Molecule: Bacterial RNase P class A
Organism: Chloroflexota bacterium
């Protein structure tokens, strides 16, 4: 130069000109409200509604059970299925990246087809013929039978650890070597977890993102929550239950608290104020820690709408892509780069209690720091 890998910023600007929302003030109005000046006025995701809180109601607390989430250590948060550092494993030549990562010896399911056999196994082709039985003999032996085998092959994603080698009548962890798992021992780590000694223990194989088992966690419903005003209506019907075995936000039991519970069918009302924006807040120094993130100090005060406000035209400049001309660099050329000119483009996208993630969309510009590879000096 070229292609990746991480973490990050930024993501139009300036001006005129009309229109919108809300604060402040001033002045005018009987109220409603009107003029006038300042000022203010969406996002890195505001999306998805995937998780967890924070406030609100349900008067409630406690114990079982149901259900539902997590799933490898160890920090770090208010918590979280988040993050942050580690281990093991996959992927990549690498820098990273990714993981639904506890248990198969607690049981049960499930593994098509092919294959003999796929949880208690068996022998399709094959190997032996040692041991024992018959028969024959040409006296070396065959030949049936009964017996042994799972090493060879062959199905298959998986076939009694896995390759060698000795041994066997052929085999076989039967011994051995190495290696795999598994026990168990020291060492090292806070831990997962490694490394290295012992052992022949080798229980046929995978599946829990199959049901399960083990760990630890959890009340429920949600700002359309809920709190207040104000008008209206029909001091409305009907059924069944109860006055201690009814109601109290998943069932059940205790204990407490209320005295009314359910279902159905009709009517009003639908307005307005609050909640509504100071939040585990943001930035920015020190300190502390691999970090995540903590503590102290010190600054800031950033819509608040409600059929739902921040737009619209015109102009100019930025960046981006083509194109054409033209300069420098040169002996002459090409490419690159500057400049003018035209033309066309400028991303994903818009709030509605607020926060911490997490996923998802993103035209382009731009920093650092790591990785390959090329090439000069």
């Nucleotide at each position: 130069c070229u292609a990746g890998g991480u973490a990050a910023u930024u993501g139009g600007a300036u001006g005129a000109c009309c229109g919108c929302c809300g604060g402040u003030g001033u002045a005018c109005u009987u109220a409603u409200g009107u003029u006038c000046a300042c000022g203010g006025g969406a996002g890195g995701a505001a999306a998805g509604u995937c998780c967890g809180a924070a406030c609100u109601c349900c008067a409630c607390c406690g114990g079982a059970c149901a259900g539902a989430g997590u799933g490898c250590c160890g920090g770090c948060u208010a918590a979280c299925g988040g993050c942050c550092g580690g281990g093991c494993g996959a992927u990549g030549u690498g820098a990273a990246u990714c993981g639904a990562c506890g248990g198969a010896a607690a049981g049960u399911g499930c593994c098509a087809c092919a294959g003999a056999a796929a949880c208690g196994a068996u022998a399709c082709c094959g190997c032996c013929u040692a041991a024992g039985u018959a028969u024959u003999u040409u006296c070396g032996a065959a030949u049936a039978c009964c017996g042994g085998u799972a090493a060879g092959g062959g199905u298959g994603a998986a076939a009694u650890g896995g390759u060698g080698u000795g041994g066997u009548a052929a085999g076989a962890g039967c011994g051995c070597a190495c290696c795999g798992g598994c026990g168990u021992c020291u060492u090292g780590g806070u831990a997962a977890c490694a490394a290295g000694g012992c052992g022949g223990c080798c229980g046929a194989g995978g599946u829990a993102a199959a049901c399960c088992c083990c760990a630890c966690u959890c009340g429920g419903a949600g700002c359309a929550a809920g709190a207040c005003c104000a008008a209206a209506u029909a001091u409305g019907g009907a059924a069944g239950c109860a006055u201690u075995a009814g109601a109290g936000u998943g069932u059940u039991c205790g204990g407490c608290u209320c005295a009314g519970c359910u279902u159905c069918c009709g009517g009003g009302u639908a307005g307005g104020u609050c909640g509504c924006u100071g939040g585990a807040a943001a930035u920015g120094a020190u300190a502390g820690g691999c970090a995540a993130c903590u503590a102290u100090c010190a600054u800031u005060g950033u819509a608040g709408a409600u059929g739902g406000a921040u737009g619209g035209u015109c102009a100019u400049c930025a960046c981006u892509g083509u194109a054409u001309u033209u300069u420098c660099u040169u002996g002459g050329g090409c490419a690159a780069g500057g400049a003018a000119u035209a033309c066309a483009g400028u991303a994903c996208a818009g709030g509605a209690u607020u926060c911490g993630g997490c996923u998802u969309a993103u035209a382009g510009a731009u920093u650092a720091c790591c990785u390959a590879g090329c090439a000069g000096c």